[in-house]
RNA sequence: GGCCUCAUCGUCUAAUGGUUAGGAUAUAGCUCUUUCAAGGCUGGGAUACGGGUUCAAUUCCCGUUGAGGCUA
Numbered sequence: 001g002g003c004c005u006c007a008u009c010g011u012c013u014a015a016u017g018g019u020u021a022g023g024a025u026a027u028a029g030c031u032c033u034u035u036c037a038a039g040g041c042u043g044g045g046a047u048a049c050g051g052g053u054u055c056a057a058u059u060c061c062c063g064u065u066g067a068g069g070c071u072a
Stems, first nucleotide, its partner, number of pairs: 001071007010025004018055001027043005048064005
């Protein structure tokens, strides 16, 4: 240089073009307990960036950035 793959809450991970973007863990509050831990209930928190297609895009297309792999 060429080709391919990936990018979603703090972390890990789901999501047939129509989901309130779900779950686990972490975290905050309440509860339980003599106290702590564990348990129960509740809350906040995410689609890398810029365009395009579409009535509708996390999803499809193009480009950029970053990461990984193969090849010379």

Overview
The RNA shown here (transfer RNA) has 72 nucleotides and comes from Laspinema palackyanum D2b. Model confidence (mean pLDDT): 81 of 100. The RNAcentral record of the sequence draws on ENA.